[in-house]
Context: one part of a larger RNA
């Protein structure tokens, strides 16, 4: 010094994030229990009161009364609830993260909603098969919420779900028609051109599901639920009123909340005091109703406030006990480890040194301890960021892929209607206006039909543009229609082929229904030892199932993506091109340096040939104004050059006019940029031309932006290829098209996110701590004076401005350190700094005095307890002389704590579709290390210090101490109108604080001494022991000790700070100064205590021992000491101190002290428990005094020199 434990004086939660821990309570009987309530509880509420022993009587034999005994205490000792008031949360009992979360998470009975009618749904599997279930809607499954009460508001516009399908959109598949090739033939003098069949390619009109799109329902499905402006007779609010948007604009209800930023809202309560509670209040950053909303009895190892009991949690710690650690013996790891002959301080330095410099300090090894370093040890940092890294997870990422919806089609068969489409027949059909009218096209054509029954008249289907057309039947009994006026177009007079549109029939070909029973399927019954099966009946039934296809839906899965620059990253911003400054007088040149444009545009705004001069200011002039047009002067460029800007330019690139199209084709000598890609000028040749009389100029625009590599594929063209030939398809080449590939030298045709559940290679090439440089900011001090202070800058204040110090803030930077420097705050311990909070000393004062204020000197000590919060701050209570203010890795986690931050669970509120986030907020939640080496505290060896010893000292040099307040007296005196009220100068008395002590008090006191339960032993009683925390309890000796006494800081000297002075020139005065002398403070130096000669400069004194034999070697052996023994208020070992027989050293023995408190034995009284007597008795540790009766046996080292 830890651990587990006893006990503890006064206080009593003042500890502390928190009463954490530990008390306290505790067993059985009695009595007595409140608000509340789901009537069950709440309740062991709370709060009280008894309990041993003996006798008696009574008993249902459990026990009940009566009287008496004793003790501090009778569940005597062991087991054995603390208690209450008040929130939140979850109704409860239970579950959970095996190994850091037990909970408010999860579960739950109850409520809802949705599916599912049986071969159920759903749910495992590739299928068989099986689970659901030998169940059947009172069943089963999904999903939310989550006992009970009171409820559950408004919105279906979004997403999703259901239902619906008229129209749109729409896959494979079917399939009219069309285009291409090829080419028998044909045509042509060739070239070359037409081109059936057939076989082949491709488009395709139309039929084609479900799905979307529509249309609706639906919210206890995802999910949502508003602004603004005005208004009442004090104000202040807004019942009221206006407006704007909405799918609707938050009802009840709650409310600074597990939700409220500001914020410690405000009021009230509770407290000396209250960031926590608790009740209002409503301004709900961001409440709110089954993502359920507000209430609630009971119940919680849950979470907060308060009280009461009780305590060593604290004030403030003391003794004690066992185990450890220490030291003997035995046995014996371990992680570390570049090699160590491993100091401070200052500096230096990859910015925090044992190792570098100075400078100080230091004999040489050990043990016991502490931990400040050693950027200790442990874990290639978890945060952070980087990688074209991983893994999981979401989704309306991207692409697929199971499963599911649908359709085709195969197993797949027969019947009857029925629809649609084509093919043919037949047969209707055919209204713009004019017009006698319902005029389809053409051609034909002047006649045609009628008694085989015209005209007209009824009925009937049928179509209708509602006028009428067609066609049947019946009356009728002879007519009736055509070229004619009108029209773009003429007659259903009448004949051909036709069209649009319908109708009927055959065929064909497509679907729809409905039927059938044989594929198939499900169920019985038989048969079959079983298996394989068969066979019968009964429902289904060409569907279902299951292949294959095809569209759809598809985070259920699965593979991947989700840029980069950045003063860390994110979030913003940017990314390709032009102009300019930066840029440093070629060129080029960088930043998340400072301006500003461009992704065009024009058939003239190209070209030529001619011709012309602008802005801008004066002056004149109808309406006319400062500006419109008009004339006349000035006027070199300041105008204009489609659009930034630079440069450039009127000797035109700018203004106008004519004719034009060189905005031409094939080329290009040679140069300039450029890393390549790749960009820019170009003289000159051909060839066709434009304008000019011509020389000439013209391959677009004053010039510099107006963009996109390759690949892929589109169209035109083409003396290129053409897979046995011929073609053809198809490719090349020339021209051209398609990219906000803008992240613009372009990863793919196609692509977003969470990760605190993370992971994993990496970086101090990079950020959060800290340290380093900087100091903007920051905190202080100077300068200067505009001002204020009645007057007066400067008692005291100081605008604007200047200049600095520090290196405590916030930053900037990104140097050490990411193979790890642990991080707030607290506790403990400190250490320095001075810009002093007290106390000292001193000037000024807008100082009378006392209190102040400022300013200088000065770091000796001191610098409080509490309430709230995790706090550092900070408000507050309540004292004080004061309640400094920094820096030490925001001193201190290999010393502690763990409340806060910051993993993993949970909840609310925001915010995300979500996974999930949130310098919001809440509950909860593993702190290792046995110290080598440096420093520190303390103890030993060793040697040395010039002979060996024992004593006493000196004191370089360190350390330590260092304080403050009252109060009396000087004195109610100086001072003051009073009020008050002093400097000094003496004196009491505390208060923290240190040493030291145990006489006193007080505490412990596990070898005293008493009481005493339970039980076992000594055979039994008696008396005694052992255990039960020393069983419990009530005292206590010594020793240690505090709360206990005692004593201290002084007082003086010496040299100074600020200050204040004597002489005194310089400088005839003047000055405290220059030469000289003084006073002057808790600060220095002493004084006082300690420690000290390793003070290696190792010091001084005094005192004992310096012999002997021996040639030598070496013997005996001085003073002294040591080992060893016997102890010890000494002490871890080692020292150290007293002793060692000539001895009191330890024990034993005797007395005595102290303590306890009256022994055992016998007597005695009493029925007993038990009392009285001997008896202030017995017994009594470590104390004091004595005796040798036991043990201190028995060894050994140490000078003779230089």
């Nucleotide at each position: 010094c830890g651990c587990u434990c006893g006990u503890g004086a006064a206080g009593g939660a003042a500890c502390u994030c928190u009463g954490c821990a530990a008390g306290u309570u505790g067993a059985c009987c009695c009595c007595g229990u409140a608000a509340c309530u789901u009537c069950g509880g709440g309740a062991g509420a709370a709060g009280g009161g008894g309990u041993g022993c003996c006798u008696c009587a009574c008993u249902c034999c459990g026990g009940u009364g009566a009287g008496g005994c004793c003790g501090c205490a009778g569940u005597g000792a062991a087991a054995g609830g603390g208690c209450u008031c008040u929130g939140g949360c979850g109704a409860c009992u239970g579950u959970u993260u095996a190994c850091u979360a037990a909970a408010a998470a999860c579960a739950c009975a109850g409520g809802u909603c949705u599916g599912u009618g049986c071969c159920a749904a759903g749910g495992c599997g590739u299928a068989a098969g099986c689970c659901g279930c030998u169940g059947u809607a009172u069943a089963c499954a999904g999903a939310c919420u989550g006992a009970c009460g009171c409820c559950u508001g408004c919105c279906c516009g979004g997403u999703g779900c259901u239902g619906g399908u008229a129209a749109g959109u729409u896959a494979a598949g079917g399939a009219a028609g069309c285009g291409g090739g090829u080419u028998a033939g044909c045509c042509g003098c060739a070239a070359g051109g037409c081109g059936a069949a057939g076989c082949u390619c491709g488009c395709a009109a139309c039929c084609g599901a479900a799905g979307c799109u529509c249309c609706a329902g639906u919210a206890a499905a995802c999910g949502g639920c508003g602004g603004c402006c005005g208004u009442a007779a004090c104000u202040a609010u807004g019942a009221c009123g206006g407006u704007c948007c909405u799918a609707a604009g938050g009802u009840a209800g709650c409310g600074a909340a597990a939700u409220u930023c500001c914020u410690u809202g405000u009021c009230g309560g509770g407290u000396a005091a209250g960031u926590u509670c608790c009740g209002a209040c409503c301004u709900g950053c961001a409440u709110g109703a089954a993502u359920g909303g507000c209430g609630u009895a009971a119940c919680g190892a849950c979470u907060g406030g308060a009280g009461c009991a009780c305590u060593g949690u604290c004030u403030c710690c003391a003794c004690g006990a066992g185990c450890g650690a220490c030291u003997c013996g035995g046995u014996g790891a371990a992680a570390u480890u570049g090699u160590a002959g491993u100091u401070g301080u200052c500096g230096u330095g990859a910015a925090g040194a044992u190792g570098c410099g100075a400078c100080a300090u230091a004999c040489c090894c050990g043990c016991a301890g502490c931990u400040a370093g050693a950027c200790g040890g442990a874990a290639a940092g978890a945060c952070c960021c980087c990688g074209u890294g991983a893994a999981c997870c979401u989704u309306u990422a991207c692409u697929g892929c199971a499963g599911c919806u649908u359709g085709g089609u195969a197993u797949u068969g027969g019947g009857u209607u029925u629809a649609g489409g084509c093919c043919c027949a037949g047969c209707a059909u055919g209204c713009g206006u004019a017009g006698c009218g319902u005029a389809g096209g053409u051609g034909g054509g002047a006649g045609g039909c009628u008694a085989c029954g015209a005209a007209c008249c009824g009925c009937c289907a049928c179509u209708u543009u509602c006028g009428g057309g067609u066609g049947g039947c019946g009356g009728g009994g002879a007519g009736c229609c055509g070229a004619c006026c009108c029209u773009g177009a003429a007659a259903c007079a009448c004949c051909a082929c036709c069209c649009u549109u319908g109708c009927u029939g055959u065929g064909c070909u497509u679907g729809a229904a409905u039927u059938c029973u044989a594929a198939c399927u499900g169920g019985g019954u038989g048969u079959g030892u079983g298996c394989a099966g068969c066979a019968c009946c009964c429902a289904g039934g060409a569907c279902a199932g299951u292949g294959c296809u095809a569209a759809g839906u598809g985070g259920g899965c699965a593979g991947u993506u989700u840029g980069a620059u950045u003063g860390g990253g994110g979030c913003g911003a940017u990314c390709u091109c032009c102009u300019c400054c930066u840029a440093a007088a070629a060129g080029g040149u960088a930043a998340c340096g400072g301006a500003g444009g461009a992704g065009u545009c024009c058939a003239a705004a190209g070209g030529u040939a001619c011709c012309c001069u602008c802005a801008g200011c004066c002056c004149g002039g109808u309406u006319g104004g400062c500006a419109a047009u008009c004339g006349g002067g000035c006027a070199g460029c300041g105008a204009g050059c489609g659009c930034a800007a630079u440069g450039g330019u009127a000797g035109a690139a700018g203004g106008g006019u004519g004719c034009u199209u060189g905005a031409c084709u094939g080329c290009g000598a040679g140069u300039c940029c450029g890393a390549u890609g790749g960009g820019a000028c170009a003289a000159g040749c051909a060839g066709a031309g434009a304008c000019g009389a011509a020389a000439g100029u013209c391959g677009g625009g004053c010039a510099u932006a107006g963009u996109g590599a390759u690949c892929c594929g589109g169209u035109g063209g083409u003396u290129c290829c053409g897979u046995a030939u011929g073609g053809a398809a198809g490719g090349g080449c020339c021209a051209u098209c398609g990219c906000u590939c803008a992240a613009c030298a372009g990863a793919u045709a196609a692509a977003a996110g969470g990760u605190a559940c993370u992971c994993c290679g990496g970086g101090g090439a990079u950020a959060a701590c800290a340290g380093g440089c900087u100091u903007a900011u920051c905190u202080c001090c100077u300068c200067u004076g505009a001002g204020c202070g009645u007057c007066c800058a400067u008692a005291g204040c100081g605008g604007c401005g200047a200049g600095g110090a520090g290196g405590u803030u916030u930053g900037g930077c990104a140097c050490c350190u990411c193979g790890a420097u642990g991080u707030c705050g607290g506790c403990u311990c400190a250490u320095c700094g001075c810009a002093u909070c007290c106390u000292g000393g001193g000037g000024g004062u807008g100082g009378a005095g006392a209190a102040g204020c400022u300013c200088c000197c000065a770091a000796g000590g001191g610098u409080u307890c509490g309430g709230c919060u995790g706090u550092u701050c900070g408000c507050c209570g309540a004292u004080g002389a004061a309640a400094g203010c920094g820096g030490u890795a925001c001193g201190u986690g290999a010393g502690c704590u763990g409340g806060g931050u910051u993993u993993a669970g949970a909840c609310c509120g925001u915010c995300g579709u979500g996974a999930g986030a949130c310098a919001g907020g809440u509950c909860g939640g593993u702190c290792c290390c046995u110290a080598u080496c440096u420093g520190c505290u303390g103890u030993g060896g060793g040697c040395g210090g010039a002979g060996g010893a024992a004593a006493c000292u000196u004191g370089a040099g360190g350390g330590g101490c260092u304080u403050u307040c009252u109060c009396c007296c000087u004195a109610g005196u100086a001072c003051g109108a009073g009020a008050g009220g002093a400097c000094u100068g003496g004196g009491a008395g505390g208060g923290a604080c240190a040493c030291a002590c145990c006489u006193c008090u007080g505490g412990u006191g596990u070898g005293c001494c008493a009481g005493u339960u339970g039980u076992c032993g000594c055979g039994c009683u008696a008396g005694c022991g052992g255990c039960a925390c020393c069983g419990c309890u009530g005292g206590g000796u010594a020793g240690c000790c505090a709360c206990g006494u005692g004593u201290g800081g002084a007082c003086g000297g010496g040299a100074u700070a600020a200050a204040c002075g004597c002489u005194g020139a310089a400088a005839g005065c003047a000055u405290a100064u220059a030469a000289g002398c003084g006073u002057g403070a808790a600060a220095c130096c002493u004084c006082c205590c300690c420690c000290a000669a390793g003070a290696u400069c190792a010091g001084g004194u005094u005192u004992c021992c310096u012999g002997c034999c021996g040639a030598a070697a070496g013997g005996c052996g001085a003073a002294g000491g040591c080992u060893c023994c016997u102890g010890g208020a000494a002490g871890a070992c080692g020292a150290c101190c007293a002793g060692g027989u000539u001895g009191a050293u330890a024990g034993g023995c005797c007395g005595g002290a102290c303590g306890u408190g009256c022994a055992a034995g016998u007597g005695c009284a009493g029925c007993a428990a038990u009392g009285c007597a001997c008896u202030c008795a017995g017994c009594u540790a470590a104390c004091c005094g004595g005796u040798a009766c036991u043990a201190a046996c028995a060894g050994c080292c140490g000078a003779g020199c230089g």
A computed fold for a 1202-nucleotide part of an RNA from a Planctomycetota bacterium, annotated as large-subunit ribosomal RNA, half B. The prediction has a mean pLDDT of 86. It matches the Rfam family "Bacterial large subunit ribosomal RNA". The full RNA is in RNAcentral, with records from ENA.